[in-house]
Context: one part of a larger RNA
């Protein structure tokens, strides 16, 4: 820009893409078959391998803005308690998120037309012949079934719902100019289930979108201070204490200010 008024939402599927794998075991059955050795077709069931999709409850990893321990040194006048630096100083753990080695799922079944091949009926050619007319069976392959994208599919599809108001001036009576600014949308702003940017999604005071605050979960593992015991190191008690990023809720305290587009088509 188009899709023949302007919008919001839901869709059909032309067309395109993906997937398609395989092993072992059990039963049928030590049966059929075979002198024996050996050893099925078939049908049903179970467990795997690789590949692949999603996810984080579990098992773990990571987790440089969480907690604790600890070394050296400098600083906060000193004690105590802390802070900076040293690979996050080192060490032990670890929420969310992200993850695999973790968890769950998938390639199943039925269908259509066929290939080789196997048939029915059947002449040419009194026989025979699956073929010449006609009719079947038959592959991991083909078309579909399953999953994803998809109406710029310009043949531009379909459905539901919403809006299309009022006024002024001029007029050659065909219109012209201006105001109003619908449904809805955008800029902008607060953000994340999204993300390179964009887009998408949740919100913008008629508000829980983010921060703060409050409560909780989870993590760490018993803070500081005091008392008591001990010569002291240290231990015990107040105490599952104190602290706590992303998690789950609550609460307008802070920040979501402000502005624009959009209405007569063939």
């Nucleotide at each position: 820009c188009g899709u023949a008024c302007g919008a919001g939402c839901c869709u059909u599927g032309a067309g395109g893409g993906g997937a398609g794998a395989u092993u072992u075991c059990c039963a049928u059955a030590g049966u059929a078959c075979g002198a024996g050795a050996g050893g099925a077709c078939u049908u049903g069931g179970a467990a795997g391998u690789a590949c692949u999709g999603a996810c984080c409850u579990c098992u773990g990893g990571u987790g440089u803005g969480c907690c604790a321990g600890u070394u050296g040194u400098c600083c906060c006048g000193c004690u105590a308690g802390g802070g900076g630096c040293a690979u996050c100083g080192c060490u032990g753990g670890g929420u969310a998120g992200c993850u695999a080695a973790g968890u769950c799922g998938g390639g199943a079944a039925a269908g259509g037309a066929u290939a080789a091949u196997c048939g029915c009926u059947g002449a040419a050619a009194g026989c025979a012949u699956c073929u010449a007319a006609g009719c079947g069976a038959g592959a991991a392959g083909c078309c579909g079934u399953c999953c994803c994208c998809a109406a710029g599919a310009u043949a531009a599809g379909g459905g539901c719902u919403c809006g299309g108001u009022u006024c002024c001036a001029c007029u050659u009576c065909g219109g012209u100019g201006g105001a109003u600014g619908a449904a809805g949308g955008c800029c902008c702003c607060u953000g994340g289930u999204a993300g390179a940017c964009u887009a998408c999604c949740a919100g913008g005071u008629u508000g829980a979108u983010a921060g703060g605050c409050c409560g909780g979960a989870g993590g760490u593992g018993u803070a500081a201070g005091g008392a008591c015991a001990g010569a002291g190191a240290u231990g015990u008690c107040c105490u599952g204490a104190g602290c706590u990023g992303a998690c789950c809720g609550g609460u307008a305290c802070u920040a979501a200010c402000g502005g624009c587009c959009g209405a007569a088509g063939g």